[in-house]
Context: one part of a larger RNA
RNA sequence: CCACUCUUAAGGAACUCGACCAAUUGACCCCGUAACUUCGGAAGAAGGGGUGCUCUCGCCGUCAUGGGCAUACGCCCGGCAGCGGUUGAGAGCGGCACUGAAAUGGCUCAGGCGACUGUUUAUCAAAAACACAGGUCUCUGCUAAGUCGUAAGACGACGUAUAGGGGCUGACGCCUGCCCAAUGCCGGAAGGUUAACGGGAGAGGUUAGCGUAAGCGAAGCUUUGAACCGAAGCCCCGGUUAAUGGCGGCCGUAACUAUAACGGUCCUAAGGUAGCGAAAUUCCUUGUCGGGUAAGUUCCGACCUGCACGAAUGGCGUAACGAUCUGAGCAUUGUCUCAAGGGUGGUCCCG
Numbered sequence: 001c002c003a004c005u006c007u008u009a010a011g012g013a014a015c016u017c018g019a020c021c022a023a024u025u026g027a028c029c030c031c032g033u034a035a036c037u038u039c040g041g042a043a044g045a046a047g048g049g050g051u052g053c054u055c056u057c058g059c060c061g062u063c064a065u066g067g068g069c070a071u072a073c074g075c076c077c078g079g080c081a082g083c084g085g086u087u088g089a090g091a092g093c094g095g096c097a098c099u100g101a102a103a104u105g106g107c108u109c110a111g112g113c114g115a116c117u118g119u120u121u122a123u124c125a126a127a128a129a130c131a132c133a134g135g136u137c138u139c140u141g142c143u144a145a146g147u148c149g150u151a152a153g154a155c156g157a158c159g160u161a162u163a164g165g166g167g168c169u170g171a172c173g174c175c176u177g178c179c180c181a182a183u184g185c186c187g188g189a190a191g192g193u194u195a196a197c198g199g200g201a202g203a204g205g206u207u208a209g210c211g212u213a214a215g216c217g218a219a220g221c222u223u224u225g226a227a228c229c230g231a232a233g234c235c236c237c238g239g240u241u242a243a244u245g246g247c248g249g250c251c252g253u254a255a256c257u258a259u260a261a262c263g264g265u266c267c268u269a270a271g272g273u274a275g276c277g278a279a280a281u282u283c284c285u286u287g288u289c290g291g292g293u294a295a296g297u298u299c300c301g302a303c304c305u306g307c308a309c310g311a312a313u314g315g316c317g318u319a320a321c322g323a324u325c326u327g328a329g330c331a332u333u334g335u336c337u338c339a340a341g342g343g344u345g346g347u348c349c350c351g
Stems, first nucleotide, its partner, number of pairs: 001346008010337002014335001019332001027051005036041001038171001052093006058086005066077004094098001106330007113322002118130002134169007146155003172317004177247003182244002184240005191235003198228001202224005209216002248266005275309001276306001287303005
């Protein structure tokens, strides 16, 4: 010097990002126990008291001896002594200390998130992430949909819509507003557009023949090819948001001022409803006011000017729960003021 470990005056979180660490609490019995609540809980809430040993008494169980009835076995009463137990009472004794060692919850208040038990990054993350019961939408009539496989075949399921697959949400309570213009999906079939195929008008090449020539030119072969016919799809017409998604601007106006219930105008498919709101969301911002502190960029309660909340990418509440996150307090302490001392084992030195 390092690791582990023990103690400490006065103070008691002043340490620190943060009470991290350490300390406190702790067992059993008795008393006592709030808000809130889904009436189950919260709760071991909180907060108090007791605990050793000896003796005496009490109580409980079993009861020798005893009493009664029967006398053949036996049955009933009674509770002394003895034995066993005791969560009871009193008296006494000793210690600083009586769950005398060890093992053995610190507690409370308020808020965010997630209902809960559970699951997860084997080896830096255990969480507010995942899952969940519940809700809802959608597909699927059985050779089901869906999935694996080239196929045979298999799972689904030896199930049958109270079943199975997929998506979203996530207990419970109160609720879940407006928009179908865009994209998607479902339905429709009148019209427009639309492929191959079918169809074959017409055109070209070649040449028997005709013609003095220019040229014309049958059949065949060959190159090409218009109209017409022609499905789904798309255009079109409807529906659908717990489908993907979206949910405005400017100007004026009330008898102080300010504000605008009110009016005007432009645009839109419709212009954000309830609830919540400087929030896990607020840039300006340490917003403003109140509370807590001597002093509070955090915290709690309000306000609303929501840069840029908002209703199953769910909104707002919520008892219980959490090795969760945030703030405050009590108790407790070497975390600190500010360090000191002891022990064990190393490092190091000498042998």